[in-house]
Formats: sequence, structure tokens, C1' cells
RNA sequence: CCGCCCAUAGCUCAGUUGGUAGAGCAACUGCCUCUUAAGCAGAAGGUCGUAGGUUCGAGCCCUACUGGGCGGA
Repeated sequence: CCGCCCAUAGCUCAGUUGGUAGAGCAACUGCCUCUUAAGCAGAAGGUCGUAGGUUCGAGCCCUACUGGGCGGA
């Protein structure tokens, strides 16, 4: 320098070829218990890496950039 892959909740990841963003774990509240743990229930937690574009509508499509990984020269 060139090519490919990845980036979504605190963590690990889904998101079915565009139509209201989800799960598990963690943390929080409550129940249970002498207490803790375990178990049960509930609520909360996201500008989907950044900036543009396409579209009535973008996590999803296009472009550039940033960070990480792999390969080639």
C1' cells in the first nucleotide's frame, strides 16, 4: 500500500434478504429465608462505532472515516 471480516444494553451475542430493537448473564427492586446464596416475580438499561447518502421508512442497502482482527505485497 491492497483485499476480506468484525463493531447492537455493563458483558456475551441474536435481529429471518428495509416496517415500533431483543435474549442470556450482571446490576437494581420485591417475594421467599433467622441471614446469605439459590429459586420466583418485576422494572430499568440502547442517539445500533462516527459522518454523509438512498428511501415514505435504515441495525439491515451505498460511500468515506475510526478502532480491532486476518491475509497479501
Notes:
A computed fold for a 73-nucleotide RNA from a Candidatus Lloydbacteria bacterium, annotated as transfer RNA. Lineage of the source: Bacteria > Bacteria candidate phyla > Candidatus Lloydiibacteriota. Rfam family: tRNA. Rfam's curators write: Transfer RNA (tRNA) molecules are approximately 80 nucleotides in length. Rfam classes the family as a transfer RNA. Model confidence (mean pLDDT): 80 of 100.